[in-house]
Molecule: transfer RNA
Organism: Thermothielavioides terrestris NRRL 8126
């Protein structure tokens, strides 16, 4: 150098155009309990990699950028 594919709370993922982005896991705070574990009930934390553009309307759709894995030369 070409091409795919990934970028989303702390961590793994889902969500592929329209009212408040969700799951789990861990974190906080409360029950239970003699007390931990489990198990219940609340809660916090995400400008969706970034810039641009099409669209009434974007985490999704188009270009560029950047990282990251993998392929070919």
């Nucleotide at each position: 150098a070409g091409c795919u594919g990934c970028g989303u709370g702390g961590c793994g993922c889902a969500g592929u155009g329209g009212a408040a982005a969700g799951c789990g896991c861990g974190c906080c705070g409360g029950g239970c309990u003699c007390a931990u574990a489990a198990c219940c009930c609340g809660g916090a934390g995400g400008u969706c990699a970034c810039u641009c553009g099409a669209u009434c309307g974007a985490a999704a759709c188009g270009a560029g950028u950047c990282g990251c894995a993998g392929c070919u030369a």